[in-house]
This is a predicted structure of a 99-nucleotide RNA (Bacterial small signal recognition particle RNA).
RNA sequence: UAAUAAUGCCACCGCGAUAGGGCUGAUGUGAACCUGGUCAGGACGGGAACGUAGCAGCCAUAAGCAUUCAACCUAUGUGCGAUGGUUUUUUUAUGAAAU
Repeated sequence: UAAUAAUGCCACCGCGAUAGGGCUGAUGUGAACCUGGUCAGGACGGGAACGUAGCAGCCAUAAGCAUUCAACCUAUGUGCGAUGGUUUUUUUAUGAAAU
C1' cells in the first nucleotide's frame, strides 16, 4: 500500500420514546321556562268522589364543558435495528507484494 471485514458518515425503511394536536369510547357535570318522568304547595272544574293543567323540588338526560384510553396526524439536540452507498483514510484488525 492493494484487498477484506468492522466502524464512522450519508440516504432510506421499520419498531419504540417524548411533546403537541385530536376523534371514537368511557366517566363526571350539565336546562328558572321554550326536554321527559314524578309532580308537594297552590290554581281550575265538580254537591262529592275525583279529575285537569302544572310551578318548585327530585330523577333521567340534550346541546355544551371537563377528564381519560386506543387508533390517527405533526414535530425532534430521543433510543434501537435492517438495507444500500461511501473509504476522499473517521478509526480498528488482518494484511500478499514492494521499500
Of the family's consensus pairs, 93% are formed in the model. The coordinates come from a structure-prediction model, not an experiment, and the mean pLDDT is 77. It matches the Rfam family "Bacterial small signal recognition particle RNA". From the family's description: The signal recognition particle (SRP) is a universally conserved ribonucleoprotein involved in the co-translational targeting of proteins to membranes.